[in-house]
A computed fold for a 96-nucleotide RNA, annotated as SAM riboswitch aptamer (S box leader). The prediction has a mean pLDDT of 80.
RNA sequence: UUAAUAUCAAGAGUGCAGUGAGGGACCGGCCCGAUGACCUGCCAGCAACCUGCUUUACGCAAGGUGCUAAUUCCGUCCAGAAAGGGAAGAUAUGAA
Numbered sequence: 001u002u003a004a005u006a007u008c009a010a011g012a013g014u015g016c017a018g019u020g021a022g023g024g025a026c027c028g029g030c031c032c033g034a035u036g037a038c039c040u041g042c043c044a045g046c047a048a049c050c051u052g053c054u055u056u057a058c059g060c061a062a063g064g065u066g067c068u069a070a071u072u073c074c075g076u077c078c079a080g081a082a083a084g085g086g087a088a089g090a091u092a093u094g095a096a
Base pairs, nucleotide, nucleotide: 001096002095004093005092006091007090008089013043015042016041017040018039022032023031024030027075028074029073044068045067046066048065049064050063051061052060053059054057072088077085078084
């Protein structure tokens, strides 16, 4: 990188330091941001998948990945009264 499978209504930062203008994938909206966002490091936390443990379950742990504004922030295509489905995206797992 590719395809497959699973999940995406729950949960968890107003922390410290650095930097300094964009960021929330794309488009439209709406929002966050010099009262410092985003990003990076440290610390703290969460527990989705893997893993470990046990009393085998709505459990515990937190080693790996991941995550810690807003339902994947909402919408986009089909259907529609509403629900629902799809696409796209993200993450995990094993594989090529």